[in-house]
RNA sequence: CCCUUAGAGUUUGAUCCUGGCUCAGGACGAACGCUGGCGGCGUGCUUAACACAUGCAAGUCGAACGGAGUGCUCCGGAAAGAGAUUUCGGUCAAUGGAUGGAGUUACUUAGUGGCGGACGGGUGAGUAACGCGUGAGGAACCUGCCUUUCAGAGGGGGACAACAGUUGGAAACGACUGCUAAUACCGCAUAACGCAUGGGUAUCGCAUGGUAUCUGUGCCAAAGAUUUAUCGCUGAGAGAUGGCCUCGCGUCUGAUUAGCUAGUUGGUGAGGUAACGGCCCACCAAGGCGACGAUCAGUAGCCGGACUGAGAGGUUGGCCGGCCACAUUGGGACUGAGAUACGGCCCAGACUCCUACGGGAGGCAGCAGUGGGGAAUAUUGGGCAAUGGGCGCAAGCCUGACCCAGCAACGCCGCGUGAAGGAAGAAGGCUUUCGGGUUGUAAACUUCUUUUAAGAGGGAAGAGCAGAAGACGGUACCUCUUGAAUAAGCCACGGCUAACUACGUGCCAGCAGCCGCGGUAAUACGUAGGUGGCAAGCGUUGUCCGGAUUUACUGGGUGUAAAGGGCGUGUAGCCGGGCUGACAAGUCAGAUGUGAAAUUCCGGGGCUCAACCCCGGACCUGCAUUUGAAACUGUUGGUCUUGAGUAUCGGAGAGGCAGGCGGAAUUCCUAGUGUAGCGGUGAAAUGCGUAGAUAUUAGGAGGAACACCAGUGGCGAAGGCGGCCUGCUGGACGACAACUGACGGUGAGGCGCGAAAGCGUGGGGAGCAAACAGGAUUAGAUACCCUGGUAGUCCACGCUGUAAACGAUGGAUACUAGGUGUGCGGGGACUGACCCCCCUGAGUGCCGCAGCUAACGCAAUAAGUAUCCCACCUGGGGAGUACGGCCGCAAGGUUGAAACUCAAAGGAAUUGACGGGGGCCCGCACAAGCAGUGGAGUAUGUGGUUUAAUUCGAAGCAACGCGAAGAACCUUACCAGGUCUUGACAUCCCGAUGACCGCCCUGGAGACAGGGUUUCCCUUCGGGGCAUUGGAGACAGGUGGUGCAUGGUUGUCGUCAGCUCGUGUCGUGAGAUGUUGGGUUAAGUCCCGCAACGAGCGCAACCCUUACGGUUAGUUGAUACAUUAAGUUGAUCACUCUAGCCGGACUGCCGUUGACAAAACGGAGGAAGGUGGGGACGACGUCAAAUCAUCAUGCCCCUUAUGACCUGGGCUACACACGUACUACAAUGGCAGUCAUACAGAGGGAAGCAAAGCAGCGAUGCGGAGCAAACCCCUAAAAGCUGUCUCAGAUCAGAUUGCAGGCUGCAACCCGCAAGCAUGAAGUCGGAAUUGCUAGUAAUCGCGGAUCAGCAUGCCGCGGUGAAUACGUUCCCGGGCCUUGUACACACCGCCCGUCA
Repeated sequence: CCCUUAGAGUUUGAUCCUGGCUCAGGACGAACGCUGGCGGCGUGCUUAACACAUGCAAGUCGAACGGAGUGCUCCGGAAAGAGAUUUCGGUCAAUGGAUGGAGUUACUUAGUGGCGGACGGGUGAGUAACGCGUGAGGAACCUGCCUUUCAGAGGGGGACAACAGUUGGAAACGACUGCUAAUACCGCAUAACGCAUGGGUAUCGCAUGGUAUCUGUGCCAAAGAUUUAUCGCUGAGAGAUGGCCUCGCGUCUGAUUAGCUAGUUGGUGAGGUAACGGCCCACCAAGGCGACGAUCAGUAGCCGGACUGAGAGGUUGGCCGGCCACAUUGGGACUGAGAUACGGCCCAGACUCCUACGGGAGGCAGCAGUGGGGAAUAUUGGGCAAUGGGCGCAAGCCUGACCCAGCAACGCCGCGUGAAGGAAGAAGGCUUUCGGGUUGUAAACUUCUUUUAAGAGGGAAGAGCAGAAGACGGUACCUCUUGAAUAAGCCACGGCUAACUACGUGCCAGCAGCCGCGGUAAUACGUAGGUGGCAAGCGUUGUCCGGAUUUACUGGGUGUAAAGGGCGUGUAGCCGGGCUGACAAGUCAGAUGUGAAAUUCCGGGGCUCAACCCCGGACCUGCAUUUGAAACUGUUGGUCUUGAGUAUCGGAGAGGCAGGCGGAAUUCCUAGUGUAGCGGUGAAAUGCGUAGAUAUUAGGAGGAACACCAGUGGCGAAGGCGGCCUGCUGGACGACAACUGACGGUGAGGCGCGAAAGCGUGGGGAGCAAACAGGAUUAGAUACCCUGGUAGUCCACGCUGUAAACGAUGGAUACUAGGUGUGCGGGGACUGACCCCCCUGAGUGCCGCAGCUAACGCAAUAAGUAUCCCACCUGGGGAGUACGGCCGCAAGGUUGAAACUCAAAGGAAUUGACGGGGGCCCGCACAAGCAGUGGAGUAUGUGGUUUAAUUCGAAGCAACGCGAAGAACCUUACCAGGUCUUGACAUCCCGAUGACCGCCCUGGAGACAGGGUUUCCCUUCGGGGCAUUGGAGACAGGUGGUGCAUGGUUGUCGUCAGCUCGUGUCGUGAGAUGUUGGGUUAAGUCCCGCAACGAGCGCAACCCUUACGGUUAGUUGAUACAUUAAGUUGAUCACUCUAGCCGGACUGCCGUUGACAAAACGGAGGAAGGUGGGGACGACGUCAAAUCAUCAUGCCCCUUAUGACCUGGGCUACACACGUACUACAAUGGCAGUCAUACAGAGGGAAGCAAAGCAGCGAUGCGGAGCAAACCCCUAAAAGCUGUCUCAGAUCAGAUUGCAGGCUGCAACCCGCAAGCAUGAAGUCGGAAUUGCUAGUAAUCGCGGAUCAGCAUGCCGCGGUGAAUACGUUCCCGGGCCUUGUACACACCGCCCGUCA
């Protein structure tokens, strides 16, 4: 200088941290699911080193040998014999070639002999080892075939197979006799540079000793074959190759394996071996190994490499290559150059097979193949053409090594399944807001190409220095022809993580790697369409590495998250002050050897590319040798004093141990005084006391502990130590600088100390006090409280060995701003002396900067900056448990797991909420009062029950005289019955009618049906409009479901004073600040202060009403004047009143207090005084609050019914329970009288309010003036006043019931209201509990209105009369602000523990 190093989800309401779990990547000898066109190159029993049928996998040499056989040649010529001849008996005879003999010959080969079967091929059971890797050594060794050098090969001998004969056995296989050859075997000769041994010389080495050379003695060789060229044979040397042995270093886990060892360790001698060696043996000695992990147990072939990783590492050792081990299991040797021998031998075991039962045979972890096991792994193929191996002179033979082919998507690599154009954006599918969108240039269609496929033709390289020889294979490749023709799937689509909709399902079925989806609108299940990804594959499962800095060498931590040993002393170990010399072990640099090949990387090259293969280079970070350097570490020598220690002097101290002494107090005993209680508690009781307690006085006994001083004061290593005195004794500190001269630090094991409780033995025992007893408390109370009380607490000796043994903080050294206390030393200055002041040492506290920390916090007594050493941690639970070991008298301690289970557990801080936490404040919240409710009767609502139905909703406050401002029918949604089906209601289409409606008649409970009567508008005369009816289908309809799919509306906290934002600042962040603080207010109202400065929604004000005045206006209102019976009329608008517009109140003025503020208190003036009274007005939000039945609305459901019509019934039921009201229980009252005589306000009135008058006891009837109303009417207000009643279930109260009447209405039976007469129930002031109200309020009195035909004790309004009390904020309830704790956040109706099911 360049290159390399990626994270995410999940704990929380949110945050930061710690910490685990999970995912994305890569890899595989894989397996499974779905799918599958081709080619190349690789790979393919990971399990049962389980058992194996069958075939093959090691032979070869006749140029070592004797035979045998076959062929050939020669000799020989038999039988037969054409033909000739014949005396017919025969004879001759080409031919034919047999038995046989020979051979100079060719081939085959059972045996002897040689070489090879120790290689090649397989497997990984064993092995924790010099087995493997790496590097050395052998002066302690061997080496067939091969290369090279030197020398030699003379002459003999005797056998044994084969073979022949005899013979045993079922077989395998033998036995005996006889013959025979050799490169088989054996003597003899020759022989050294060989071997053994003796002597000498030279030289070298780390030692034994080696090498070279001279010399004496002894000993040992041989084989021929073939035919002219070789191949062999013997001895010796050297080399090469291969092997053997030894050593350094490295090589898994467990200490819940700590001691192991008798040939064990060594020596001498002998044996054995190729060679060293306890390798073996005899004797002698008593050693050897081990915390640097022996022994034991478990697991495992090792390596080059492979996978992964930025690397360091981690995991792994299949294919290929090197080494080792094994060949059914165990043991043994033989042969040989080499074996303790996979396809050799012997023995034993197991198993299998044959058998005549006597006995035999076998070993696939060679290649194929079979069974079995298993999730799972191939053909009983071709060829020796190539490469390589064995034998041979060679030809050649053998070769399941090998080369090929077959099977398998098992892996890697390559290719293809078409390319271009093509919008009516086709059809179909899916979806839709119904317009469309999407699939989608995709298809169709047009043009083109032919890789692949099929067919035809040609046709290799691989084969070398001559020739021959190709399994693969008519294969690769080339050319031509045909025709888009033969060829696409798998997974995913909530986040991580690229990719979304519809339907089905409804905590079911199912999904899921983690978080988590699914309970009726599922982008998460299943299907479809679409989309994304990869692609002849795609997913899943398993394993490894990565991410994981989550074992941290690189590269972590331990105050509170897991983690500092309870403390000291000290062994091994590790680390260590200044100066100087030497060495060169560590260290650094150079060189050399080695680090096999393959692999990897780089650069080239060859198969059309690639995978694959070939060539070259780099790399292999290591080990060893050697040469240098000398700073640092080390070793060693010298030296120094500052670390450490010693000596001297000095003061401080609850440091330790032992002995002695003291006073106060408790208790007990004795005696006196004294009398009825004492004691104890929240309140009591048990207990003690008239047998004299408690109290008090005096005397005595005994044990334990030491008030005040006393202090974040002192001492000690920690535990811990407290009256005084004495003795013994440890440590720290200061001063001085005399001595030693690094003597130091830490410290695994070891050893010692170690609170309390507990244990053993023996004492002691006052008080206190586990256990225990009694009394209380309580639902219970094996507790808290009380009365007693035993171990124990105390002493001596011994054991135990643990604590929140804590500063939750190991020890040591050095460095790094300060300030201020405190106890103990030393010094300086000043002073007559002390004090004050300054400096300094080692302690002990607080505050604070830098720095550190997740934050809290720490901060010279570090949790800062560095070094050294020790201890400990690695998710939560299981568990400090189990088992084992050690310790203990026991109790128990120490060491210390796993199965299983969860996705968290945890730390610090933040915001809320909560607290039987704290502070401040408010509210009819309590208190102080008044009137009630809860008891009675009735009304009304609800629950429950009942019912054919008793329609539905509302449910603590915030449902219950609520929706409902009014259920006899209607309403009405419910029930029974009777009916309708394009419908009671809307739109569209067609036909008919001209009206429809209405009225009448008949049937019917009615709906309805039938009949009768009557009968439109406009017109350009074509028709149109409108209405009714009939018909078909689109559709209507639903008070059916879901208020947890919604809109809108409403309740509630609460008319409480709060809720937020922008910018800035602080904090890693959630967040904080502002908004907190000091005052003040009804108020986050205002003032002051302040890292905040401003702003918004709320508060207040603006609005309405009421209280005063002015002004304007004067009818229907009013009246100072006139008039009348009368505001009746004139006149007038002064007054009252009405209703428009203004004014007025603002702490504005004065005083006091306050901080000179805000403000508070008092006063003046004023109709009204400190928001004058009342109303409307309701912040951010909470309660999945209420309402799908006001309305609207998504989705689901019904469609001759869950829609629609009608009659009747029901919503009014009635053992009971609750809420809200009315009326009462009476004398502050009832009744009667009085209107001679009273006084309102606000409303309503035309299908209405209704006057006067008349009738009725009355409800009411008749009547109908007036009034669309400041005009007329409702309308009379009631409480008031006077008389009477005299405390009773009554002259109270009025329920219930009877009779006779009234009103409304189609209709008062279920089921209306009022009136008259009669009847006259409960009830005598209400248990626990509980409600409202602070002034024109409560209480009390009446009046009006909405709804409405009628029906009001309810609701909404109106005025009349008109109180009591508030000391105050301790308590109850609710709320606001600040603060504190929290394991809560669905937020205390939380969370959570135990037992049981």
Molecule: small-subunit ribosomal RNA
Organism: uncultured bacterium